Model confidence (mean pLDDT): 81 of 100. c-di-AMP riboswitch aptamer (ydaO/yuaA leader) from Desulfosporosinus fructosivorans, 146 nucleotides, folded computationally. The source organism's lineage runs through Bacteria, Bacillati, Bacillota, Eubacteriales and Desulfosporosinus. Of the family's consensus pairs, 92% are formed in the model. It matches the Rfam family "c-di-AMP riboswitch aptamer (ydaO/yuaA leader)". About the family: This family represents a conserved RNA structure found upstream of the ydaO and yuaA genes in Bacillus subtilis and related genes in other bacteria.

RNA sequence: CUCGCAUUAUCGCUUAAUUCUAUUUAGAAGCGGGGGAACCAUUUCUGGGGUGAAUCCUUCACAGGCAAGAGUUGCAGGUGAGGGUAGGGUUAACUUUUCAACCCGAAUCCGUCAGCUAACUUCGUAAGCGUGGAAAGGGAGGAAUC
Numbered sequence: 001c002u003c004g005c006a007u008u009a010u011c012g013c014u015u016a017a018u019u020c021u022a023u024u025u026a027g028a029a030g031c032g033g034g035g036g037a038a039c040c041a042u043u044u045c046u047g048g049g050g051u052g053a054a055u056c057c058u059u060c061a062c063a064g065g066c067a068a069g070a071g072u073u074g075c076a077g078g079u080g081a082g083g084g085u086a087g088g089g090u091u092a093a094c095u096u097u098u099c100a101a102c103c104c105g106a107a108u109c110c111g112u113c114a115g116c117u118a119a120c121u122u123c124g125u126a127a128g129c130g131u132g133g134a135a136a137g138g139g140a141g142g143a144a145u146c
Base pairs, nucleotide, nucleotide: 011130012129013128014127018029019028020027021026030125031124032123033122034121035120040115047113048110049109050108051107056084057083058082059081060080061079062078065075066074067073068072087104088103089102090101091100094138095137096136097135098134099133
C1' cells in the first nucleotide's frame, strides 16, 4: 500500500415497516394494506382474488405418462440447471433528467369469495443488507469577505 474476515459506533440502502409515551398486558402519532354504496364497469371450472418490481417467452438434461408406430417420433405436465424479458433498485446534502456501471426480476396469503367505491370498518409497522461514476437544471442550507 492492497485484499479479506470479525466486532463496536456513526452513517447509508431495499421496504409501509419510523418516532414518542409507558413497563402490567400496551397506547398514540406518522406511514402503508384489505373490506365496503350510488353511478359506471364486469361474466364466475379454463375457478377467482390479494400483498409485491417480481410478469412473460424460450433452451437443455433427467425420470416417468399417453398416442401412433416398430425401436423412433409427437403431445401435455414434473424436477433441476440456463438464456432473455415487462418491470424495479443503487451509484451519499435533496430532487429531476441524461449517459455509464452494477444488481433484482422472488416469495407468500385467502379458500369458491371480494371490480371501482363516500360514509364506515379492519389489519401491518417485519426482515435483510453495505453502494459511493459523470454531466446539466431546480429548490434549499452552510462558510468566507465587504